[in-house]
């Protein structure tokens, strides 16, 4: 990277370093030197996938993922995003 399923009204931040972005695009409306966005650390949430436990429904929360500003911020599109499983 391509097709394919499933979900996206709910949850759930804090230090350090850094220094002008950032919410996918487009419009729009927000966020941001009272510190955008990376980046390490810690800590939480969440149950797709996995592990126990269970006849199952379930639960837990091991391990792999994600995720932690607004309804995927609105609206739109042959949109995105996360994850299983395929080539």
């Nucleotide at each position: 990277u391509a097709a394919c399923c499933a979900u996206c009204a709910a949850g759930a931040g804090a230090a350090a370093c850094c220094g002008a972005g950032g919410g996918a695009c487009u419009g729009g409306c927000c966020c941001a030197a009272a510190g955008a966005a990376g980046u390490u650390u810690c800590a939480g949430c969440a149950a797709c996938c996995u592990g126990c436990u269970u006849u199952a429904a379930a639960g837990u929360g091991u391990g792999g993922u994600g995720c932690u500003a607004a309804u995927u911020c609105c609206a739109g599109a042959a949109a995105g995003a996360u994850g299983g499983a395929u080539a």
Molecule: SAM riboswitch aptamer (S box leader)
Organism: Fusobacterium necrogenes